[in-house]
RNA sequence: GAAGCUGGCCGGACGGUCGCUGCGCGUAACACCGCGUAGAGGAAAGUCCGGGCUCCAUAGAGCAGGGUGACGGGUAACGCCCGUACGUUAUAAGGCGGAGUGAAAGCGCCGCCGAAGGCGAGGAAUAGGGCCACAGAGACGAGUCGCGAAGCGCGGGCAACCGGGUUUCGCGGGUGAAACGCGGUAACCUCCACCCGGAGCAACACCAAAUAGGCGGACGUUGAGGCGGCUCGCUGAGUCCGCGGGUAGGUGGCUCGAGCCCUGGGGCAACUCAGGGCCCAGAUGAAUGACCGUUACGAGGGGCAACUCUCGACAGAACCCGGCUUACAGGCCAGCUUCGUUU
RNA sequence: GGGGGAUUAGCUCAGUUGGUAGAGCAGCGGACUCUUAAUCCGUUUGUCGCGAGUUCGACCCUCGCAUCCCCCACCA
Numbered sequence: 001g002a003a004g005c006u007g008g009c010c011g012g013a014c015g016g017u018c019g020c021u022g023c024g025c026g027u028a029a030c031a032c033c034g035c036g037u038a039g040a041g042g043a044a045a046g047u048c049c050g051g052g053c054u055c056c057a058u059a060g061a062g063c064a065g066g067g068u069g070a071c072g073g074g075u076a077a078c079g080c081c082c083g084u085a086c087g088u089u090a091u092a093a094g095g096c097g098g099a100g101u102g103a104a105a106g107c108g109c110c111g112c113c114g115a116a117g118g119c120g121a122g123g124a125a126u127a128g129g130g131c132c133a134c135a136g137a138g139a140c141g142a143g144u145c146g147c148g149a150a151g152c153g154c155g156g157g158c159a160a161c162c163g164g165g166u167u168u169c170g171c172g173g174g175u176g177a178a179a180c181g182c183g184g185u186a187a188c189c190u191c192c193a194c195c196c197g198g199a200g201c202a203a204c205a206c207c208a209a210a211u212a213g214g215c216g217g218a219c220g221u222u223g224a225g226g227c228g229g230c231u232c233g234c235u236g237a238g239u240c241c242g243c244g245g246g247u248a249g250g251u252g253g254c255u256c257g258a259g260c261c262c263u264g265g266g267g268c269a270a271c272u273c274a275g276g277g278c279c280c281a282g283a284u285g286a287a288u289g290a291c292c293g294u295u296a297c298g299a300g301g302g303g304c305a306a307c308u309c310u311c312g313a314c315a316g317a318a319c320c321c322g323g324c325u326u327a328c329a330g331g332c333c334a335g336c337u338u339c340g341u342u343u
Numbered sequence: 344g345g346g347g348g349a350u351u352a353g354c355u356c357a358g359u360u361g362g363u364a365g366a367g368c369a370g371c372g373g374a375c376u377c378u379u380a381a382u383c384c385g386u387u388u389g390u391c392g393c394g395a396g397u398u399c400g401a402c403c404c405u406c407g408c409a410u411c412c413c414c415c416a417c418c419a
Base pairs, nucleotide, nucleotide: 001339002338003337004336005335006334007333008332009331010330012295013294014293015292016291017290018289020039021038022037023036024035025034026033041314045325046324048323049322050321051320052319053200054199055198056197060232061231062230063229065196066195067194068193069192070084071083072082073081074080086120087119088118089117094113095112096111097110098109100107101106123191124190128189129188130185131184132183140181145172146171147170148169149168150167151166152165154163155162156161204252205251206250207249214243215242216241217240218239219238225235226234245418246417247416259278260277261276262275263274264273265272266271297312298311299310300309301308302307344415345414346413347412348411349410350409353368354367355366356365362399370386371385372384373383374382392408393407394406395405396404
């Protein structure tokens, strides 16, 4: 320098005007006013896994059911992440070979080689069951089909020999994903090891308002319901369904958290330990916006030029985290590998 | 916000140990009729929503994505 791959980060900046939501102060006040301050994401998304939290018993036992699956590690936990081993699969630059064209250099074509990398639901098929279409002699049961050899005996023939039968041994063209070999299939049942109670912030607790605190049916201290699969166990009085009636207001939960940044130590790494610093949305008819000016980058158009015009990815909190997956204009950085040139 | 379900021909739906996907209506052609309807005969229909994977083989099994539909407040 060329080519390929992997990982991480950003995803406009500054200023002004007018608004919106939270918090603090003015202030005695939950102020509708004024001032100050903060105000979406890497995915806030899908809700696919795993946890925290809340209630149901301080969440108990067994069966059923569900999930995971090399080995080792990380973690609150995981189906996530890291490392190692194994299997599998390419191809770029480039190299080798072949035919073609050409005077040659070269050019394109075909085949082979060619790293990092990508992919792997990946325990057990000798515990057992099931399935294996078509094709094929045969699909896991053993033997059958065809061919060959040898033996035995039967029939025909004067004989050479011919025909079919039976026993033993050997072989299998080809078919197919797989051919007798301890076949293939466990994203079929199953076995082994490990894990999993259920529901979800519309959980749950409290305040306020309102009425016909109603009617019918089923079950219930011989145990309903809690217990959303069943049994045991615990608890112990109402529960469920349908019809009808009323209110659709507020507060807490709610954001300081497995939190973020820096430095140092341990570890190949994922990650972790110690010290220091920081506070970073909490709305609910659901805020986080609109306009103007300057400017950076990218794309497109116009102009000889100076310059000028237009556009700006995916998307958007709703109890909170860790992952995975999916969407994404454009840009930046680092690393790995192969090849070429120079020293 | 949370929970659950569906997608197969133009429409409504079937489709089981995984082995070449069907029915009714509709459409098209023919017969009957002066013509149309009805009736009869024949016939075309398909990326099984999309993309991957397991398997020899996938509508079927597994994963991801897309679209559509349904249900969940409180008092008593």
Background:
Predicted 3D model of RNase P RNA and transfer RNA as a complex of 419 nucleotides. It holds a member of the Rfam family "Bacterial RNase P class A". The coordinates come from a structure-prediction model, not an experiment, and the mean pLDDT is 78.